[in-house]
RNA sequence: GGGAGGGAAGCUUAAGUGGUUAUAAGCACCGGACUCAUAAUCCGGCGACAAUGGGUUCAAAUCCCAUACCUCCCA
Numbered sequence: 001g002g003g004a005g006g007g008a009a010g011c012u013u014a015a016g017u018g019g020u021u022a023u024a025a026g027c028a029c030c031g032g033a034c035u036c037a038u039a040a041u042c043c044g045g046c047g048a049c050a051a052u053g054g055g056u057u058c059a060a061a062u063c064c065c066a067u068a069c070c071u072c073c074c075a
Stems, first nucleotide, its partner, number of pairs: 001074006010027005019058001029045005051067005
């Protein structure tokens, strides 16, 4: 340099491939229970508009384009 793939809560993921309100899990965080106390455990709560920008559409996380980043392959 060329090609392919990827991205969603603070972190790691399952689901979802146009239908309007983004469905959830674990950890983290906050509150409570338990304990002499801490940890562990249990209960409850909080939190994401989808890498960024643009386009198509009545409607976009989903389709298309550009850019940056990450991974893999080729040279």
The prediction has a mean pLDDT of 80. The RNA shown here (transfer RNA) has 75 nucleotides and comes from a Candidatus Bathyarchaeota archaeon. It matches the Rfam family "tRNA". It is annotated as a transfer RNA. Rfam's curators write: Transfer RNA (tRNA) molecules are approximately 80 nucleotides in length. It was read from a public genome assembly.